[in-house]
Context: one part of a larger RNA
RNA sequence: AUCAAGUUAAGGGAAUUCGGCAUAAAUAGUCCCGUAUCUUCGGUAGAAGGGAUGUCUAUAUCUUUCCAUGAUUCAUUAUGGGGGGAAGUAGAUCUCAGUAACAAGGAUGGCACGACUGUUUACCAAAAACGUAGCUAAGCGCAGCUCCGAAAGGAUAAGUAUGCUUGGUGAAGUCUGCCCAGUGGUGGUGUCCAAACACCGGUUUCAACCGGUCGAAGGCCCAUCAAACGGCGGGCCUAACUAUGAGGCUCUUAAGGUAGCGUAAUGCCUUGUCGUCUGAAUGGCGACGUGCAUGAACGGCUUAACGAUGUUGUCACUGUCCCUAACUUGGACCCU
Numbered sequence: 001a002u003c004a005a006g007u008u009a010a011g012g013g014a015a016u017u018c019g020g021c022a023u024a025a026a027u028a029g030u031c032c033c034g035u036a037u038c039u040u041c042g043g044u045a046g047a048a049g050g051g052a053u054g055u056c057u058a059u060a061u062c063u064u065u066c067c068a069u070g071a072u073u074c075a076u077u078a079u080g081g082g083g084g085g086a087a088g089u090a091g092a093u094c095u096c097a098g099u100a101a102c103a104a105g106g107a108u109g110g111c112a113c114g115a116c117u118g119u120u121u122a123c124c125a126a127a128a129a130c131g132u133a134g135c136u137a138a139g140c141g142c143a144g145c146u147c148c149g150a151a152a153g154g155a156u157a158a159g160u161a162u163g164c165u166u167g168g169u170g171a172a173g174u175c176u177g178c179c180c181a182g183u184g185g186u187g188g189u190g191u192c193c194a195a196a197c198a199c200c201g202g203u204u205u206c207a208a209c210c211g212g213u214c215g216a217a218g219g220c221c222c223a224u225c226a227a228a229c230g231g232c233g234g235g236c237c238u239a240a241c242u243a244u245g246a247g248g249c250u251c252u253u254a255a256g257g258u259a260g261c262g263u264a265a266u267g268c269c270u271u272g273u274c275g276u277c278u279g280a281a282u283g284g285c286g287a288c289g290u291g292c293a294u295g296a297a298c299g300g301c302u303u304a305a306c307g308a309u310g311u312u313g314u315c316a317c318u319g320u321c322c323c324u325a326a327c328u329u330g331g332a333c334c335c336u
Base pairs, nucleotide, nucleotide: 003330004329005328006327007326008325009324011322012321015320020317029053030052031051032050033049038043040171054093055092056091057090058089059088061086062085063084064083065082066081067080068079069078070077071076094098106315107314108313109312110311111310112309113307114306118130119129134169135168136167137166138165139164140163146155147154148153172302173301174300175299177232178231179230182229183228184225185224186223187222188221190220192219193218198213199212200211201210202209203208233251234250235249236248237247260294261291272288273287274286275285276284277283
């Protein structure tokens, strides 16, 4: 000189860094005051932000216990004295510092996602993934649906549609548009198609074959169902500046994307354009919208509360840094 774990640093205070990572620093207990915004009126909230806190003396109050005396309806109660405790007021006193050690919240604003508590990749992922209450569709009347078993038998269930089973969505609020052409489900109908058996006839008889009659499910046909699988256009022209296009014409489809939201966890172009935050922002937030390729239970849009979630500000704080230094313990190292 170096490594590991620690301690401390003047002045500055995130200039460090992808990023305040690190748990370093800061905050911290109790009492009093005080508390915005939003809100599902419960919360948010310990919001935030202030003040007090040791010891001694005096004092009024409350409380507990013991003793003495008195009263008594024998539960108790009054007066006096002694001990303990609580919180208050006033004064004094010491320190840099009074929750003096230990222990012991940093705070706050915007947005995204998920409502929430919960669950998960034992040993690289705790999450926006899973679940959830709620909503919704389908099956099933029990000698049933669904599931286990080769069967006997069993689970659901000593339950019975306010039930059980199987999907989808995911609190609440507000809504959930159009399409049944395709795939699929359900229902219906028939001088449609259609097997075997059976019956009749034929090939002289048997066998075999042929023709006709009868004819289930299914197919065909006709309806219906999208919180079933899914889908939801193009061209040309047009208003007395320009621009835009309420509107018109036309091709075409099963229907041509409604309400919302929108450069988005979705936007290629893109660091879109404008505003705002900064000295400066491919960043955040708010707008705009021909959206390469948003969109309504594959749910759309908002949303208080919640989150070891993601992202971006602010205050406080600091050896993260300017810029390193000193010390402690242990290793390694060096000398012998």